[in-house]
RNA sequence: GCUCGUGUAGCUCAACGGCAGAGCAGCGGUUUUGUAAACCGCAGGUUGCGGGUUCAAAUCCCGCCGCGAGCU
Repeated sequence: GCUCGUGUAGCUCAACGGCAGAGCAGCGGUUUUGUAAACCGCAGGUUGCGGGUUCAAAUCCCGCCGCGAGCU
């Protein structure tokens, strides 16, 4: 340099073009002599950045950036 994949909550990951979610972690509560576990609830997102298509984009298209793999 070329090709392919990937980027979503603190972490690991979902999400037919139509309300952005789960588990763990965090906070509060119930329970316990106390802690842990268990159970109930709460909070946490400019979906890497910039454009385009569309009534509507995390999703489709283009460029850039990061990461991974392959080729030369």